A computed fold for a 350-nucleotide part of an RNA from an uncultured prokaryote, annotated as small-subunit ribosomal RNA, central domain.
Context: one part of a larger RNA
């Protein structure tokens, strides 16, 4: 370089945009650069490989072939590929009508609890556990009723439902805004897929700076447990959790399954669209179309299982893996304030 793999065995980057590069629909003309075929020229010689032939034979010498899978010129083919040129409309967009949705930004409102404050009634016990303490109450708690103050999270509805690339997204209302989808035309006319670098968004925890603090709850403190108990059980409680701005850039970021596209039996639900019957209507049946679930057939798998949302049968194109432990570390580069990311080894050892 060929090779072999990447759902669980090492291996798909967390997820998009897009640059370079690979890759590329039909139809026709040209060209002949890629490819093929032909000639000639060159590709010292020994060497090695056939066929001989000389040393009594082998090593050994030696003649001829053949090889040198290579360059270059030159003369032809023209199917593919390329490249120019003219078209197509099946890929991909626009444009028109409509659909559903927790997709996202910002603003303002709602109501359930929880806590505290403030006032009413009440009186001796609350709380908590497996059992207790610690803790709160006669300075009047817990109970209950009325008023109020603050944050934070949306019960039913809720659904293997629905929206987003992916992290993620749920009271309600306005408003800015992304993107899917269905149907019937029209138009552009290969504009296309893939992506090394780049670049963007990325839950939680965590850092800067200024708010905010109801509930919870790392640390920490006290009661238990215990042989001990730096835990697990109570009871209290700071950072945080929440909001603005700026970092961090990692998670079992998991469908542990990279995008894209073509083909390939079936049955059964379900969400969003369209059409058809049929019904006053609606419930209903049949069909298509895009999701999202359960089975399963041929295949594939080492099984497990996957099975049109393939892990099945191909194509593109990009990413990783290559004994186990050292080690996702060390060291050096880049990034971070900071933790620490990111790239990433060898000794040695089994």
């Nucleotide at each position: 370089c060929u090779g072999g793999g990447c759902g669980u065995a090492a291996a798909g980057c967390g997820c998009g945009c897009g640059u370079a590069g690979g890759c590329g629909g039909c139809u026709a003309a040209g060209u002949c650069a890629g490819u093929c075929a032909g000639a000639u020229g060159u590709g010292a010689a020994a060497u090695u490989c056939c066929u001989g032939g000389g040393c009594u034979u082998a090593a050994c010498c030696u003649a001829g072939g053949g090889a040198c899978u290579g360059c270059a010129u030159u003369u032809g083919a023209u199917a593919c590929u390329g490249c120019u040129u003219a078209g197509c409309u099946a890929g991909a967009g626009u444009a028109u009508g409509g659909u559903a949705g927790a997709g996202g930004g910002u603003a303002g409102u709602g109501g359930a609890a929880u806590u505290c404050c403030a006032g009413g009634u009440g009186u001796a016990g609350c709380g908590g556990u497996g059992a207790a303490a610690u803790g709160c109450g006669u300075a009047g708690a817990u109970a209950u009723c009325u008023g109020g103050a603050g944050g934070a999270a949306c019960a039913u509805c809720a659904g293997u439902g629905g929206c987003g690339a992916a992290g993620g997204c749920g009271g309600c209302u306005a408003u800015c805004u992304g993107g899917a989808c269905c149907a019937a035309u029209a138009c552009u006319g290969a504009c296309g897929c893939u992506g090394a670098g780049g670049u963007g968004c990325g839950a939680a925890a965590g850092c800067g700076u200024g708010g905010g603090g109801a509930g919870c709850a790392a640390a920490c403190a006290g009661g238990a447990u215990u042989a001990g108990a730096u835990a697990c059980c109570c009871u209290g409680g700071u950072a945080g959790u929440c909001c603005a701005c700026g970092c961090c850039g990692u998670a079992a970021a998991c469908g542990a399954u990279g995008u894209c596209a073509a083909c390939u039996g079936g049955c059964c639900g379900u969400u969003g669209g369209g059409g058809a019957g049929a019904u006053a209507a609606a419930a209903c049946u049949c069909u298509u179309u895009a999701g999202u679930g359960g089975c399963g057939c041929a295949g594939c798998u080492a099984a497990c299982g996957c099975g049109a949302u393939a892990a099945g049968u191909u194509g593109a194109c990009c990413g990783c893996c290559u004994g186990g432990g050292g080690a996702g570390u060390a060291c050096g580069g880049c990034c971070g304030c900071a933790a620490g990311g990111u790239u990433a080894a060898a000794a040695c050892u089994c």

Source information: The coordinates come from a structure-prediction model, not an experiment, and the mean pLDDT is 89.